The RNA shown here (Fluoride riboswitch aptamer (crcB RNA motif)) has 63 nucleotides and comes from an Acidobacteriota bacterium.
Lineage of the source: Bacteria > Pseudomonadati > Acidobacteriota.
Of the family's consensus pairs, 92% are formed in the model.
The coordinates come from a structure-prediction model, not an experiment, and the mean pLDDT is 76.
RNA sequence: UGUCGGAACGGUGAUGGAACUCCACCGAUAACCGCCUUCACGGCUGAUGAUUCCUACCCGUAA
Numbered sequence: 001u002g003u004c005g006g007a008a009c010g011g012u013g014a015u016g017g018a019a020c021u022c023c024a025c026c027g028a029u030a031a032c033c034g035c036c037u038u039c040a041c042g043g044c045u046g047a048u049g050a051u052u053c054c055u056a057c058c059c060g061u062a063a
Base pairs, nucleotide, nucleotide: 009027010026011025012024013023016054017053018052019051021050022049034044035043036042037040
């Protein structure tokens, strides 16, 4: 100096919080910042990237 492998750190994953969790992406010049359309005084889904719980919202039932 080059190559290979391993470990570690930080950040992000369209609306809140949490997890001795898993996955993916990014290395600050980045990942990420939803979709459709007649582009308008328009329309649509979801609180998760995934799982679980809590909160908010919506629907239904019972008291």